[in-house]
Molecule: small-subunit ribosomal RNA
Organism: Membranihabitans marinus
RNA sequence: GGAGCUUGCUCCUGCUGACGAGUGGCGGACGGGUGAGUAACGCGUACACGAUCUACCUAUAAGUCUGGGAUAGUCACUGGAAACGGUGAAUAAUAUCGGAUGUGGAUACCGAGCUGCAUGGCUUGGUAUUUAAAGGCUAGACUGCUUAUAGAUGGGUGUGCGUCCUAUUAGCUAGUUGGUAGUGUAACGGACUACCAAGGCGAUGAUAGGUAGGGGGCGUGAGAGCGUGGACCCCCACACGGGUACUGAGACACGGACCCGACUCCUACGGGAGGCAGCAGUAAGGAAUAUUGGACAAUGGGCGAGAGCCUGAUCCAGCCAUCCCGCGUGCAGGAAGAAUGCCCUAUGGGUUGUAAACUGCUUUUAUAAGGGAAGAACAGCAUCUAUUGAUAGGUGUAUGACGGUACCUUAGGAAUAAGCACCGGCUAACUCCGUGCCAGCAGCCGCGGUAAUACGGAGGGUGCAAGCGUUAUCCGGAAUCACUGGGUUUAAAGGGUGCGUAGGCGGUUACGUCAGUCAGAGGUGAAAGGUUACAGCUUAACUGUGAGAUGGCCUUUGAAACUGCGUAGCUUGAAUCAGAUAGAGGUUAGUGGAAUGCGACAUGUAGCGGUGAAAUGCAUAGAUAUGUCGUGGAAUACCGAUUGCGAAGGCAGCUAACUGGGUCUUGAUUGACGCUGAGGCACGAAAGCGUGGGGAGCGAACAGGAUUAGAUACCCUGGUAGUCCACGCCCUAAACGAUGUUAACUCGAUGUUUGAUCUGUAAGAUUGAGCGUCUAAGGGAAACCGAUAAGUUAACCACCUGGGGAGUACGUUCGCAAGAAUGAAACUCAAAGGAAUUGACGGGGGUCCGCACAAGCGGUGGAGCAUGUGGUUUAAUUCGAUGAUACGCGAGGAACCUUACCUGGGCUCGAACGCUAUAUGACCGUCUCUGAAAGGAGGCUUUCCUUCGGGACAUAUAGUGAGGUGCUGCAUGGCUGUCGUCAGCUCGUGCCGUGAGGUGUUGGGUUAAGUCCCGCAACGAGCGCAACCCCUUUUCUUAGUUGCCAGCUUCCCCAACUUGUUGGGGAGAGGGACUCUAAGGAUACUGCUUCGGUAACGGAGAGGAAGGUGGGGACGACGUCAAGUCAUCAUGGCCUUUAUGCCCAGGGCUACACACGUGCUACAAUGGCAGGUACAACGGGCAGCGAUCACGCGAGUGUUAGCUAAUCUCGAAAAGCCUGUCUCAGUUCGAAUUGAAGUCUGCAACCCGACUUCAUGAAGUUGGAAUCGCUAGUAAUCGCGCAUCAGCCAUGGCGCGGUGAAUACGUUCCCGGACCUUGUACACACCGCCCGUCAAGCCAUGGAAGCUGGGGGUACCUGAAGAUGGUGACUUUAUGGGGAGCUAUCUAAGGUAAAACCAGUGACUGGGGCUAAGUCGUAACAAGGUAGCCGUACCGGAAGGUGCGGCUGGAAUACCUCUUUU
Repeated sequence: GGAGCUUGCUCCUGCUGACGAGUGGCGGACGGGUGAGUAACGCGUACACGAUCUACCUAUAAGUCUGGGAUAGUCACUGGAAACGGUGAAUAAUAUCGGAUGUGGAUACCGAGCUGCAUGGCUUGGUAUUUAAAGGCUAGACUGCUUAUAGAUGGGUGUGCGUCCUAUUAGCUAGUUGGUAGUGUAACGGACUACCAAGGCGAUGAUAGGUAGGGGGCGUGAGAGCGUGGACCCCCACACGGGUACUGAGACACGGACCCGACUCCUACGGGAGGCAGCAGUAAGGAAUAUUGGACAAUGGGCGAGAGCCUGAUCCAGCCAUCCCGCGUGCAGGAAGAAUGCCCUAUGGGUUGUAAACUGCUUUUAUAAGGGAAGAACAGCAUCUAUUGAUAGGUGUAUGACGGUACCUUAGGAAUAAGCACCGGCUAACUCCGUGCCAGCAGCCGCGGUAAUACGGAGGGUGCAAGCGUUAUCCGGAAUCACUGGGUUUAAAGGGUGCGUAGGCGGUUACGUCAGUCAGAGGUGAAAGGUUACAGCUUAACUGUGAGAUGGCCUUUGAAACUGCGUAGCUUGAAUCAGAUAGAGGUUAGUGGAAUGCGACAUGUAGCGGUGAAAUGCAUAGAUAUGUCGUGGAAUACCGAUUGCGAAGGCAGCUAACUGGGUCUUGAUUGACGCUGAGGCACGAAAGCGUGGGGAGCGAACAGGAUUAGAUACCCUGGUAGUCCACGCCCUAAACGAUGUUAACUCGAUGUUUGAUCUGUAAGAUUGAGCGUCUAAGGGAAACCGAUAAGUUAACCACCUGGGGAGUACGUUCGCAAGAAUGAAACUCAAAGGAAUUGACGGGGGUCCGCACAAGCGGUGGAGCAUGUGGUUUAAUUCGAUGAUACGCGAGGAACCUUACCUGGGCUCGAACGCUAUAUGACCGUCUCUGAAAGGAGGCUUUCCUUCGGGACAUAUAGUGAGGUGCUGCAUGGCUGUCGUCAGCUCGUGCCGUGAGGUGUUGGGUUAAGUCCCGCAACGAGCGCAACCCCUUUUCUUAGUUGCCAGCUUCCCCAACUUGUUGGGGAGAGGGACUCUAAGGAUACUGCUUCGGUAACGGAGAGGAAGGUGGGGACGACGUCAAGUCAUCAUGGCCUUUAUGCCCAGGGCUACACACGUGCUACAAUGGCAGGUACAACGGGCAGCGAUCACGCGAGUGUUAGCUAAUCUCGAAAAGCCUGUCUCAGUUCGAAUUGAAGUCUGCAACCCGACUUCAUGAAGUUGGAAUCGCUAGUAAUCGCGCAUCAGCCAUGGCGCGGUGAAUACGUUCCCGGACCUUGUACACACCGCCCGUCAAGCCAUGGAAGCUGGGGGUACCUGAAGAUGGUGACUUUAUGGGGAGCUAUCUAAGGUAAAACCAGUGACUGGGGCUAAGUCGUAACAAGGUAGCCGUACCGGAAGGUGCGGCUGGAAUACCUCUUUU
């Protein structure tokens, strides 16, 4: 606007807005994620494209004319479960297709000019062919479209340089390398195709295998480096695994397509869907890693004219102490140094600690309340100004997720806020308790077995702090892979030696050049990061701006000394020629003598041979021995030497031939020709292998004999391979100077080999080349090296990086084999190793000493007994001591006691002592009962002093300190043994050495001695030695009682006679002479003589009592043995407390098949027995010694004189001497044992005493192996005394005297010790260390019939999507075109086959490693008991043995030579 009517509804049509689908355009190739793959031009850096593309953007030039046919959306029908379609009809464009125009562009051909680094590039003329476009709207100074050129941006491609490990990966490659012509691409190119040629890469690491995104950067480090690549930025690659193209400016495309495969999901079973290494989120895995948040406000991107839309890019928020930074948890005062805790030397002190309490102050933070940002300016729109315009500027207007966040203000109140690790050393920080090699700790060393700063806890302390520790990883320290910045004689490490390729390095002069080198300039070296200055958040972390730096690469200009290169020279390096010269240099041939063996003959007879000693063996069938002759093989005496020659291995009679190298001298020649040398080649002892010879001696294996526990060895007798020759292999040695080659430089001495020169002719001088020794400087860890370097430099090569596993396994190469070369790992240990030092040790050396041996004397071991021990036994036989250094020891007195043990009976403040309190006044003593006693019960009796308070003393009770011969001598003190009366052990200062250490202290002498002397880088000193002390020996002085008595004197007794003398005895005076006693002196010192010697000292002698410390004793250095003792004593810790304490009775310590030690007595005649007779010393004695007398056979008994001891007494000495007897026997020896009777001690002699008498009368007739003591007044022998003690088991111990010897040549040997030296793998120190098999457990690993898996390659078959070519009868026909289909080739995946490689696993098997106390031996370290080791071969339970050759990294001894010193 129209129509219908039911008049407010429906329908139709047009327009506007929003939404949705579709056509078309642009963008989905950006942004975001991840690091699987990739060892590559992937990345980094610097170049090149003259071989290239680039949408959108900018500039310039020109243009934008005219037509056509479709198709989606839509509608209708329709298939399918779905996904998704099918058929038909209509329609638009900046979709799509013709025609025109051609500024230009492109192509072909013909020219011209300019230019460059070659192919080329630019400009330009002519001819021919060919090629464009799109419109839209708000109508503009709008925005698109087409062609071309240029710019910008972003790509593409190529190249130089750089970019991990393995050589146990050494050869790889067919489109491979190149050419021609094509195809293809934006573009070059084997990129692809056809044909042709045979190339290309590789030791400067190809190929193969393993691992890995690259860079800017980051961590660390002084740096160089080493490690790393998370966040951020750049590049690359990838998007479920693989392949493929389409579209497009750009992709072979994370959120596109197709195909194959694996997986998941849907399904109507026909068929479909999917790809978080986008942001969140889920699951799984894991030690472990966040929210399914907000916003496009800012920054950026896409589209759009714009508004605007989209944006898990981005900006914000959330979670996490993950990191970095900042802040707080208070500050000041406060000593009664509070209390708790903890520690101690515990009435007290220390510490926690000004810490707390308490007083004052502050308020960040937290809490509460209030205020409150910057980040926002573009754009759009409106408007103004300037400009030709695009456009620029001004004004106004709109926009904040974070977020009411940051920040600010106010309030009250110390209020809201501290942990973790550690405390043995490294390494800041210490005590107690618990535990007891357990539990545990531990980064390394290591801690823990009864006093743990190391475990666990506590107190205290130290460090860091909202963190602190642990674990993992990286760098550092680490000069411990050494470029800066290491080494190789012996610690790991020089190739066995030479020649030589590549490579590295290289004499001198001149000129040239400019690659290296140096200088200037330019480019690049992104940003971020790092450095630095300034600035912004309150500071910082963080961020911004500027500066500077950024080793490198590229370009360019110059310089020319050095290196390189080129040219031309030089002679000194090197070489050649000439002349001399030494030599075991090599190869081949010949030849000599000695010796061994064998054969023959002869002489000759009983043995030979061999060993530590033997035997096997040989020999009467005649050996060995001797002689002659012969034969054969091997090696070459003397010369001969630390000599010579050779590259090394190595080389030795003589002669010849051939031959290599060296050295010297002089001149000449060449003119750097040189040095080294990865790979390579050659040589390379011995053993061994192959073939053929040879075979005397020697001699692996083997056999036999010995030795031995065994002896697969050492020793002996045999003996095969081998040793020898020729040819061919092997290729290793301690192939060593454990020392690569070459060149230069750097004091001296001396010897020797071989040249030359000179002179003054001799140990002569000079100069070469070798071989040695010593040494300065220097070097070295040291030993040592030292012109023959291990010194100072240069060049090149080789090799090393803790020990074992292991020079093994696997692989490879070589080899006939043996085996060689190359050469790991797992695992395991905290060492392995070098040089030197101090000790100790040695079946190493030297010197010396000792009753150590030897020479002697006497014993033990055999017998009986005594005594101690072991063992056994026992209720108990208490305990300790156990090689020397226990065993007649503790014990110098076990019947009870002792006594510690056993049995039984008793006690529990206890058997003893102290203190306190109370009570009593006693206690003591005595008596009764019971009992084995202890004990229990009861009775009698009854103090002192006084200041009158009490005290002393004693007992009882209560309390408190008990007690322990219980353990630890390995917690200790003290004491002791032993080495050892051995001569040693140390220090200060100095000197030497890096040091440990040394020197002194060693050396030459001497001594008993570290005693002394001499020398000396030592000088001194200490503890030891000696001396000082005691006894003894001589003498002197003094003193004489109890001792003495010569002389003198008195008295008594006896005897003789000479009658007053003599002798004897006794006593008293007396004496000090003597003996003696006991005080003090003296003496002996190598003082003297002599000999030797520097001296010390030694030998001899004199004198002397004594002679060389006169004899003896006491005296025991630093230390050793975890020596002995907790049972003498003391003592820490632990244990025990009606018992592990204490008392008592009895028993035991005394047992007895046995073994050992120490003794006594003997076995007899040097004696026994009997009688007589002589001479000591040390000692003891009062609960004692005990005379005399008497008794007894006797032990003894009775009695009691004397004596507190030079007085009395024990008390007799004995052996000896004299006489007698026994006469060689189991006795007249010997005394055990047993019987009987006694004595004594003692409460008590049964277990369990001693002694006496009588009787009895064992064994034993001199002692096996073995072993002990002693050197002079000693051994031997004889008696005496004492301690302990009632007595005594005493034959023991400790002393005393009497008698009184023998022997010592001497240091070879045994034992012990001292000093020096040497070796050492020992240091718990040789009773050390240590090797291998076997057995057991654990661990990793090699081989192995096989089994399983993996990645890659090869060949063949099949082959999707897709691409390219051909065809295309069907289809579309508007078209000059296209398509379906068919076909050829290629191709992902798949299948089949054979082989290689790498892993895992595997019956069985090999070795290896580790493991407190298994077996067998003893290999090595010392001369390791056979020196060891290396290579090789054989043999053997095992270490190992033997043969051959080599080495010293072997000791000792002698000789020679050399060197040094005097």